The RNA shown here (c-di-GMP-I-GGC riboswitch aptamer) has 74 nucleotides and comes from uncultured Desulfosporosinus sp. Taxonomically the source falls in Desulfosporosinus (Bacteria, Bacillati, Bacillota, Desulfitobacteriaceae). The sequence was found by an Rfam model in a public genome assembly.
RNA sequence: AGCGAUAAAGGCAAACCUGUCGAAAGGCAGGGACGCAAAGCUAAAGGGCCUGAAAUGGCAGCCAGCUACCGAAA
Repeated sequence: AGCGAUAAAGGCAAACCUGUCGAAAGGCAGGGACGCAAAGCUAAAGGGCCUGAAAUGGCAGCCAGCUACCGAAA
C1' cells in the first nucleotide's frame, strides 16, 4: 500500500414514533435499531437520485473524492 476475524476497544444509527423547521424533497433533537470497517468529512471537483414550473433547494446509508481507529488470516 492493500485486505477485513464469530478478535479487542470504542463508534454510528435505517424503518417507525414524538417534537420542531420547511411548499416539498428533506433537516435538527429525543426515543428506537435495519444495518455499517469509514454509515467520519465534502453537495462550489464530478456522475447519479429526490423535490419543484424552474434549482439558486436537498440526498454523503448510491457511486465518487479526502482523511482515519484496530490487526487474525491471506